[in-house]
RNA sequence: AGAGUUUGAUCCUGGCUCAGAACGAACGCUAGCGGUGCGUUUUAAGCAUGCAAGUCGAACGAUAUUGUUAUAUUACUUGUAAUAUGACAUGAAAGUGGCGUAAGGGUGAGUAACACGUAGGUAAUCUGCCUGCAUAUUUGGGAUAGCCAGUGGAAACACUGGGUAAUACCGAAUAAUAUCCUCUAAAGAAAUUAAGAGAAUCAAAGGUGCUUUGCACCGUAUGCAGAUGAGCCUGCGGCUGAUUAGCUUGUUGGUAGGGUAAAGGCCUACCAAGGCGACGAUCUGUAGCCGGCCUGAGAGGGUGAUCGGCCACACUGGGACUGAGACACGGCCCAGACUCCUACGGGAGGCAGCAGCUAAGAAUCUUCCGCAAUGGACGAAAGUCUGACGGAGCGACACCGCGUGAGUGAAGAAGGUCGAGAGAUUGUAAAACUCUUUUAUUACUGAAGAAUAAGCACUAUAUUUUAUAUAGUGUGAUGACAUUAAGUGAUGAAUAAGCCCCGGCUAAUUACGUGCCAGCAGCCGCGGUAAUACGUAAGGGGUAAGCGUUGUUCGGAAUUAUUGGGCGUAAAGAGUGCGUAGGCGGGAUAACAAGCAUCACGAUAAAGCUUGCAGCUCAACUGUAAAAAAUUGUGGUGAACUGUUAUUCUUGAGUUAUGGAGGGGAAGAUAGAAUUCCUAGUGUAAGGGUGAUAUCUGUAGAUAUUAGGAAGAAUACCGGAGGCGAAGGCAAACUUCUAGCCAAUAACUGACGCUGAGGCACGAAAGCGUGGGUAGCAAACAGGAUUAGAUACCCUGGUAGUCCACGCCGUAAACGAUGUACACUUGGCGAUGGGACUUUUUGUCUUAUUGCCGUAGCUAACGUGUUUAGUGUACCGCCUGGGGAGUAUGCUCGCAAGAGUGAAACUCAAAGGAAUUGACGGGGGCCCGCACAAGCGGUGGAGCAUGUGGUUUAAUUCGAUGAUACGCGAGAAACCUUACCAGGGCUUGACAUAUACGAGAAGUCAUAAGAGAUUAUGGUGUCUUCGGACUCGUAUACAGGUGUUGCAUGGCUGUCGUCAGCUCGUGCUGUGAAGUGUUGGGUUAAGUCCCGCAACGAGCGCAACCCCUACUGUCUGUUACCAGCAUGUAAUGAUGGGGACUCAGACAGAACUGCCGGUGAUAAAUCGGAGGAAGGUGGGGAUAAAGUCAAGUCAUCAUGGCCCUUAUGUCCUGGGCUACACACGUGCUACAAUGGUUGAUACAAAGAGUUGCUAGGCGGUGACGUCAUGCUAAUCUCAAAAAGUCAGCCUCAGUUCGGAUUGAAGUCUGAAACUCGACUUCAUGAAGUUGGAAUCGCUAGUAAUCGCGCAUCAGCAUGGCGCGGUGAAUAUGUUCCUGGGCCUUGUACACACUGCCCAUCACACCACCCGAGUUGGGGAUACCCGAAGUCAAAAGUCUAAUCGCAAGAAAGAUUAUGUCGAAGGUAUGCUUGGUAAGGGGGGUGAAGUUGUAACAAGGUAGCCGUACCGGAAGGUGUGGCUG
Repeated sequence: AGAGUUUGAUCCUGGCUCAGAACGAACGCUAGCGGUGCGUUUUAAGCAUGCAAGUCGAACGAUAUUGUUAUAUUACUUGUAAUAUGACAUGAAAGUGGCGUAAGGGUGAGUAACACGUAGGUAAUCUGCCUGCAUAUUUGGGAUAGCCAGUGGAAACACUGGGUAAUACCGAAUAAUAUCCUCUAAAGAAAUUAAGAGAAUCAAAGGUGCUUUGCACCGUAUGCAGAUGAGCCUGCGGCUGAUUAGCUUGUUGGUAGGGUAAAGGCCUACCAAGGCGACGAUCUGUAGCCGGCCUGAGAGGGUGAUCGGCCACACUGGGACUGAGACACGGCCCAGACUCCUACGGGAGGCAGCAGCUAAGAAUCUUCCGCAAUGGACGAAAGUCUGACGGAGCGACACCGCGUGAGUGAAGAAGGUCGAGAGAUUGUAAAACUCUUUUAUUACUGAAGAAUAAGCACUAUAUUUUAUAUAGUGUGAUGACAUUAAGUGAUGAAUAAGCCCCGGCUAAUUACGUGCCAGCAGCCGCGGUAAUACGUAAGGGGUAAGCGUUGUUCGGAAUUAUUGGGCGUAAAGAGUGCGUAGGCGGGAUAACAAGCAUCACGAUAAAGCUUGCAGCUCAACUGUAAAAAAUUGUGGUGAACUGUUAUUCUUGAGUUAUGGAGGGGAAGAUAGAAUUCCUAGUGUAAGGGUGAUAUCUGUAGAUAUUAGGAAGAAUACCGGAGGCGAAGGCAAACUUCUAGCCAAUAACUGACGCUGAGGCACGAAAGCGUGGGUAGCAAACAGGAUUAGAUACCCUGGUAGUCCACGCCGUAAACGAUGUACACUUGGCGAUGGGACUUUUUGUCUUAUUGCCGUAGCUAACGUGUUUAGUGUACCGCCUGGGGAGUAUGCUCGCAAGAGUGAAACUCAAAGGAAUUGACGGGGGCCCGCACAAGCGGUGGAGCAUGUGGUUUAAUUCGAUGAUACGCGAGAAACCUUACCAGGGCUUGACAUAUACGAGAAGUCAUAAGAGAUUAUGGUGUCUUCGGACUCGUAUACAGGUGUUGCAUGGCUGUCGUCAGCUCGUGCUGUGAAGUGUUGGGUUAAGUCCCGCAACGAGCGCAACCCCUACUGUCUGUUACCAGCAUGUAAUGAUGGGGACUCAGACAGAACUGCCGGUGAUAAAUCGGAGGAAGGUGGGGAUAAAGUCAAGUCAUCAUGGCCCUUAUGUCCUGGGCUACACACGUGCUACAAUGGUUGAUACAAAGAGUUGCUAGGCGGUGACGUCAUGCUAAUCUCAAAAAGUCAGCCUCAGUUCGGAUUGAAGUCUGAAACUCGACUUCAUGAAGUUGGAAUCGCUAGUAAUCGCGCAUCAGCAUGGCGCGGUGAAUAUGUUCCUGGGCCUUGUACACACUGCCCAUCACACCACCCGAGUUGGGGAUACCCGAAGUCAAAAGUCUAAUCGCAAGAAAGAUUAUGUCGAAGGUAUGCUUGGUAAGGGGGGUGAAGUUGUAACAAGGUAGCCGUACCGGAAGGUGUGGCUG
């Protein structure tokens, strides 16, 4: 410090996710030790048991007990015991009294508050114990508990009588610098305060020690002061919600009084009507606050465990008492809930102290030891008490440290894993050898924490100083932890390693298993038979007594942006203006000093953080010292900037005067054209409407036309990206009223300004209310069409509405999708309204407004660009992922429609912007092709052949399936083939290699059984170099598979397509994907060529090179040829011979737009022509770019994986692939006279042939048979070419057409023609008379037609592959159909239109809203009741101290009463939860239903507002926008 994830790819926006650190954690697996910390975050839920606050006999009375001692008695062991009494000491339990119990300890419920933090104030206060100073400690009195005697009660406890003490209680005396009052004079604005004088009032308690007239110590009382602690007040600071906007009646203030330690509405009476609030009152929700802690570069964000400060609370609520201090955790009273005891009458209790229990929960410890240390209470002290505290225990909960061994060790062991089988890896790892002993076990030794107290000794001080007291010095007990830490010895590598991960992010990979299953997953995403992603193993990576997971916080996140973001199109500028508060604000001078800067002083506790040093072996931990930062108060200083005050200026802003342009606004009255209607005339059969129709109008006279009249609405031309207005918006002309703007000049005011939360006003269309009006248009509605349907598009009608007046509504794609104002920053070309200058012009300059193009800059890009989206300033509004949703709910507004404000649950990992490349379009342009058109002939109808589907079957083997399967694989299914079925056999096998052992030649012939395979028997045969070859048997490796996967593959092939395309290097452009080149202008069959050009070149394709064919030449000349010469025949190149010709085979030549003319750009090229056998690629073939279709083929072959192995292998016989209601494809033959038939007769090419082709003869009607010849082929044979030509017959008919089907008889091939061959003869003689919708081929030697040959092959050809004969028609052309190429445009598509995608309905699940009700919580208001208690007040009852002779008084206690008052009750309304019949929409789901609204002109352009309508998307009207 970044990374992953939207796309085919890119840039941006934007969310989600990850890597880091941390934790009072929990869970999973694992676990050796030690140190230091930490340990109910949930339920302020409930608690058994024990302990946590007592102490003082030197305050007091009495006493059990014990000890000492005295006396007496008794017993006897004669010095002991017991008893009694007295004294002294001790002192349990209980009581009076004092101090403490308000600390320490716990918890965080409440609290949004002076609760906390910080800085101050208290002249408005108190303060026990402690310290210092001063003074005093005089004198009396009466009770009471305990106790004793009784009474009641279950208990708790209570009561009566008697008697007793005090440092308990009370009276009196004295006293001040105390309290109060008066006076004096001083300060102050005043309240008031300090000083002085005078008068009045208020005290006390004793105890202990001693060498005792007293002294000392501890107490007591009064006062002053200190310290400490506390109370109260104030400034400032720190949460959320406006879907909480108004709150308040003791409320705000005053006067008087009360109350308090103390100011104060704190309380009361009266008076006034205030007080708080958008700088957020009130209300709601949440929360103890801070030092700090976590994170972060910081600013910040989160948090408030442990430690420390403050606050609050102690079962819930209320209350006071005591006291220095409480409204009191281990006190009291009352009410309530709960628990316990009870004799049912009444009582008791409060772990949020330490342990511990129950419940809850993912989850948090021992009912431990000790007061040895530190601290606290009491005490003179010893001491007692102390769950504070010190320790130990449990828990890897956290941090820190140590260890689980070290060295040598290659045969690189074994085993495991992988393997291309060589090896690699685990791995110096192990073993083995040598060594060490931290740790462990065991034994021994052994610190520090302990300082001192009492006592003792000594010294000093005080007073008589001896006693005593105090101070100092020395000495002098006490250890929970603790079998401590630490140390030493012995034993022995001995006792000690796991966890997570290995697709990317992210360090680290292989094998097997599994097969969208099981599972994984933080995000993207893995898994459907080769998973580096699941599970296991091996190996590797990380970390380590831990490792992972989960949760939470910060970070990354500049993703709330102060530091540090944005708003044209991504989310985001309010529809527009006016203007309030607020924010900001021109030039100059002076003052002040609030901001600001600086200095000084004080504070911000300690701990923590940071730095240095030090102590535990190190570290964690701890100690010590220091610094810094930041905040804040007080005081001083400064004056640039901001601010304030004062004075001033003119440039910002405004005013007046003079002109100007304009659909700016309102009202009034007026005009012509058009439309419809009415009347009248002319006139006759149609009109109207549409893609085409129909509804509709018209013979009752329409439409058309002429004249007259009526009505309402809108204003052609001018007219323009032109004008005006803030926006919405504004258009005939005229009049009146009225607002703003612009220009130039002069004068005036003197910052008067900018923006603008709330607020107010205006605000298209639609819509609403009332009243008018209604010509045209036109939601709804009706009818007609269209359609599968058509609630639409189209047509005919038509009502609201559109118009006017008044009043509402307040919204639009209200858009420049761009807030307002000001300043600055290159230019060019226009437009509108003014002005200045001038040479008066087509001129120059300037200003306001309005457009276009463009520089810099900006921008993700598109774009913008002086009218800014540039550079700055001021202010306002708005945004923070998509959906849910502009929905729900609440509130406000509205007559309503609805508008404004405006969430959450849940769900997704995207949604989005701009641009790029493709693909696509019922977008556009250009071009090509038998694509259409023009023609010729077919298919589709018939019969048959053949292939396919389907059906059937034991099997009808398998594959191919739009174009690109279907006379295809198959270029030959009777057996074989053959893969299928039935049956019969074999199991190292039908076939290959190898090893071991054994036997034997192998083979061949015959016979028998059998369907055969096979088996048996007999004969024959008898290799060898003795190694072996060959065969058989046994055994083992293995063979074998037309089994599966063409979606694991190679190879081959089809198709687009013989279409003209597909790319690269370098350069350049762009942030980039990419572009350029390859586009453009021409041209071509062609990315063919030329020109131009930020491109220049190149590659694969095109073309050419190759073959055949068309012409010529040269050479060669047999089996071909024969002109001339010669021979011969009935005839024939038959023969001699020839090398002329044909032909054959080689090799050359020839055609290149080369020549001429036109066109074109003096190009490429094209048109025409000449010559030529051939002319613009001469014709044909071979040749097939990058790629597309997971196209086809595992059954040609090859091949990975998987599967079978007495079978899915292999052998055999028979059957099947040939089935047959039917459907389709491809063909053959026909339907006839351009024909059929009979006879005669002519002309090819290319092939094949010895297991062959066969001449010729003979036989047969014939297929063919038989005899026999030639030919291994330019020699012989197949071989006859056919259509054609010449002649005869047939005469339009189911025929002399057509030949299916069937019968009979044969031929040939072959072991074998039944299933199931071909052919022949005779007989039979079906359908069919030119074929619906639709559809195919073909552009010249082509179509059509005619025959010939070959491959396969024993036999079987209507198929396939070739060959030649005869031999046409048509093409004006590119509008349309189809396919393709290039350019361009739109796109929401990229699996790419067989795309994407919307809504209803149906089903399932999820969360939510409404909801008759029902049930809880909380606050409020009114009233009722009214506990305890304070206060008030009354005067009933009772009473020791004091007064009084007494009565009685004073004073006290108690009680009736009143105010207030908790809980409770009643009523009302508010608020917030739970639950709910039913209703509603939303989201998500597998391959459901209906349509097809959107994306292309999406097939009616889309969208926005509004209204109506419709199963649904939606449709239509009206206005607006271009996205």